[in-house]
Context: one part of a larger RNA
Molecule: small-subunit ribosomal RNA, 3' major domain
Organism: uncultured bacterium
RNA sequence: UGACGGGGACCCGCACAAGCGGUGGAUUAUGUGGUUUAAUUCGAAGCUACGCGAAGAACCUUACCAAGGCUUGACAUCCUAGGAAUCCGCUGGAAACAGUGGAGUGCCUUCGGGAACCUAGUGACAGGUGCUGCAUGGCCGUCGUCAGCUCGUGUCGUGAGAUGUUGGGUUAAGUCCCGCAACGAGCGCAACCCUUAUCGUGUGUUGAAUUUUUCACACGAGACUGCCCGGGCCAACCGGGAGGAAGGUGGGGAUGAGGUCAGGUCAGCAUGGCCCUUAUGCCUUGGGCUACACACGUAAUACAAUGGCCGGUACAACGCGUUGCCAACCCGCAAGGGGGAGCUAAUCGCAUCAAAACCGGUCCCAGUUCGGAUUGGAGGCUGCAACUCGCCUCCAUGAAGUCGGAAUCGCUAGUAAACGUGGGUCAGCAUACCACGUUGAAUACGUUCCCGGGUCU
Numbered sequence: 001u002g003a004c005g006g007g008g009a010c011c012c013g014c015a016c017a018a019g020c021g022g023u024g025g026a027u028u029a030u031g032u033g034g035u036u037u038a039a040u041u042c043g044a045a046g047c048u049a050c051g052c053g054a055a056g057a058a059c060c061u062u063a064c065c066a067a068g069g070c071u072u073g074a075c076a077u078c079c080u081a082g083g084a085a086u087c088c089g090c091u092g093g094a095a096a097c098a099g100u101g102g103a104g105u106g107c108c109u110u111c112g113g114g115a116a117c118c119u120a121g122u123g124a125c126a127g128g129u130g131c132u133g134c135a136u137g138g139c140c141g142u143c144g145u146c147a148g149c150u151c152g153u154g155u156c157g158u159g160a161g162a163u164g165u166u167g168g169g170u171u172a173a174g175u176c177c178c179g180c181a182a183c184g185a186g187c188g189c190a191a192c193c194c195u196u197a198u199c200g201u202g203u204g205u206u207g208a209a210u211u212u213u214u215c216a217c218a219c220g221a222g223a224c225u226g227c228c229c230g231g232g233c234c235a236a237c238c239g240g241g242a243g244g245a246a247g248g249u250g251g252g253g254a255u256g257a258g259g260u261c262a263g264g265u266c267a268g269c270a271u272g273g274c275c276c277u278u279a280u281g282c283c284u285u286g287g288g289c290u291a292c293a294c295a296c297g298u299a300a301u302a303c304a305a306u307g308g309c310c311g312g313u314a315c316a317a318c319g320c321g322u323u324g325c326c327a328a329c330c331c332g333c334a335a336g337g338g339g340g341a342g343c344u345a346a347u348c349g350c351a352u353c354a355a356a357a358c359c360g361g362u363c364c365c366a367g368u369u370c371g372g373a374u375u376g377g378a379g380g381c382u383g384c385a386a387c388u389c390g391c392c393u394c395c396a397u398g399a400a401g402u403c404g405g406a407a408u409c410g411c412u413a414g415u416a417a418a419c420g421u422g423g424g425u426c427a428g429c430a431u432a433c434c435a436c437g438u439u440g441a442a443u444a445c446g447u448u449c450c451c452g453g454g455u456c457u
Stems, first nucleotide, its partner, number of pairs: 007457007015447002019411005026301008034292002042053002064287007073125001077124002079121005086103007107114002127276002130274003136270002138265003141261001143259001148187006154163003167178003193253004198221007224247001227241005303404001307363006319350003324343002329338003370401001375396007417439007
C1' cells in the first nucleotide's frame, strides 16, 4: 500500500423478510457423471460446467471404431512428359478403387508455343480436429451496469507512499453542493443512439367501406424539478401539489472503466514451440456419438371439478415465403394425397391466422370420461436409404402418478403465473433456443439475520 477478520460505523442489491409460482417425489425429453463398449470422438467442472460449444449426429456432418484401399497425396505453388476438357458404357467390388472399350478433338497464336483442365513422374513440399489456453493473438464468461480506476502540477514524507479521491450533506451514481494544501484533468456515471407511450404537420401505394378515425412512413412538438407549497445552510437536494398522454433516470434496449479468476477457447479462426510423415495424413463402406444396474442438473406433462370431454361463438402481435409459401375444389376418420389459382408479397399464401377466455351440454370425486407412459397392429411423409436410429396419423393398450423429505430456485407490474403464435437451424426431425402478442395477480412492516457488493476506520 493492499487483502482478510465469526472487528466497528454507514449504505445498496429479489440478499433476507412479505407474497405468488415452482424444483426436490412420478413418467418422459434432454445434458452430465459413472459403467459398458471395437468405438461409445473432443471440449466445458462451485457461483461463472451439466436443453453448454451443438441455430437441429439415419448417410454426410464426424473429429471415434472395424474392415477395404492411397502415398507429392482430398487441397496449394513450382518443374518434366503425354493428353484438350468432357461424355457414355463393360468387368470385379460393399464402396473407394482397379482393369478395359468407345465418342470427342475446342480457345488464343508471331505456328515455336501458350491459357484452362486431366493423367503419369521427380522432389521441394502438402496435410494433421496430434500436444501445450501454464508460450500466445483475437473473442468470450465473471465480479458488475458495481461506482469505481487513474494522471499532471503543487504540497507533505529520508523513503515506500500520502494528499487530491478524506470530511458534512445528497444522489441510482467519485451525482451534485459546501468545506478543505490542494488546483485541474482523463477513463468510467449521466447525456448523445434505438424502441415504446401522447399530440401536430405532410404524404397515402398494395392499407383505410369515401371522410373523421384506424393504419403506414417521414418530419416536428413534448418533461426541464420548468411552476407552486413545505423542509434544508438563501446550497445541492428531499417531501407534497398543479397542469399533463407521460414526473422527477417515464418503461425497455444497446452500451461493460482499470483490473480479478495463470477463468474458457490451440476443436471457429490465427499463431510460437514440440511431435507424426507408406502415417497421428487421405479416400470408402459399415458401425458408433442414440449403449444402461445406477447418480445429478435443466425442462415437458400430470396427479384433476378454478377440471376433463363435446358442440357453438369471439379477440392478437412479431414474423416467414420463388430449389419457396401454397388458396379454391376433390379424395381420405386422420396424418396426408390430388389439384393447380395467386404471390419476388401492407396486394397472394402460411393463416377464417390463435389458444386460454365466453355460452350451452355432459361427467359426480373414482386411479375415474383424471393422467397419458409403454406396447401391438394398420398407415402417411421426407430422403439413394428410416434395422441399429426420424417425425406424424388412426385403432387397440392403458403404466407411474392422489401435490412431493431434508433442502432449494425464479419473480417487485403489464412483472410473476397461465395461454397460444412466429422464426432461426433444417431434405426430414424441437418438450430446446430466440422472439411475439393474449389474460393478468399477490406482496414489500422493515434491514436484526443469510449471501454478494461499495465507502471510511